[in-house]
Predicted 3D model of a 131-nucleotide RNA (SAM riboswitch aptamer (S box leader)) from uncultured Nocardioides sp. The model forms 97% of the base pairs in the Rfam consensus.
RNA sequence: CUCAUCACGAGGGACUGAGGGAACGGCCCGUCGACGUCCCGGCAACCGCCGCAGCCAGCGCCACCAUCACCACGGCUGGGGAAACGGUGCCAAUUCCGGCCCGGGACGAGAGUCGCCCCGGGGAAGAUGAG
Numbered sequence: 001c002u003c004a005u006c007a008c009g010a011g012g013g014a015c016u017g018a019g020g021g022a023a024c025g026g027c028c029c030g031u032c033g034a035c036g037u038c039c040c041g042g043c044a045a046c047c048g049c050c051g052c053a054g055c056c057a058g059c060g061c062c063a064c065c066a067u068c069a070c071c072a073c074g075g076c077u078g079g080g081g082a083a084a085c086g087g088u089g090c091c092a093a094u095u096c097c098g099g100c101c102c103g104g105g106a107c108g109a110g111a112g113u114c115g116c117c118c119c120g121g122g123g124a125a126g127a128u129g130a131g
Stems, first nucleotide, its partner, number of pairs: 001131006011040005019029003024098003041091003046087003055079005095125001100122006107115002
């Protein structure tokens, strides 16, 4: 830099001791010990590996059916594929929410503009994975 995903899900113990949730504004978490580190456990399914069954395709075989053609199962090859295993990730709050743009709505005498609040879509920034 590119692509995908980001409303789901998943916590105990030990150590430490004051900040933490990326920054800012909110709003939260935290001496009833947060954050962090380690151990164990779990969640998830991005990548790898292996690959069950069903499924799909091709080839082959070929029953039933008056006959012919077509065609089914068993077979072979390939695709695809759950679980397990490995590499990561994650286990407060939607990425905790917002900012920038667009649309809709409530209120303000409220049509326009404006203020404030709510809802939806997109963006920006960020996180994780793969390249």
Its mean pLDDT, the model's own confidence on a scale to 100, is 79.
The RNAcentral record of the sequence draws on MGnify.